Transfer RNA from Pseudobutyrivibrio sp., 73 nucleotides, folded computationally. Taxonomically the source falls in Pseudobutyrivibrio (Bacteria, Bacillati, Clostridia, Lachnospiraceae). It matches the Rfam family "tRNA". The family's RNA type in Rfam is transfer RNA. Its mean pLDDT, the model's own confidence on a scale to 100, is 82. It was read from a public genome assembly.

[in-house]
RNA sequence: GCUUCGAUGGCGCAGUUGGUAGCGCAACUGAUUCGUAAUCAGUAGGUCGUCGGUUCAAGUCCGAUUCGAAGCU
Numbered sequence: 001g002c003u004u005c006g007a008u009g010g011c012g013c014a015g016u017u018g019g020u021a022g023c024g025c026a027a028c029u030g031a032u033u034c035g036u037a038a039u040c041a042g043u044a045g046g047u048c049g050u051c052g053g054u055u056c057a058a059g060u061c062c063g064a065u066u067c068g069a070a071g072c073u
Base pairs, nucleotide, nucleotide: 001072002071003070004069005068006067007066010025011024012023013022019056027043028042029041030040031039049065050064051063052062053061
């Protein structure tokens, strides 16, 4: 230098043919308990690496770019 893959709540990951972004763990509140843990119920938290484009509508399609991983030279 080239090719491929990845980037989505604090962490680990889903997200179908483009149509209101979800799950588990963690956090917080309440119930239960003499108390803790466990269990149960609930709440909050992300506009999807960044910029731009297409579209009525983009996590998803297109272009550029940053970071990480693997490979080739």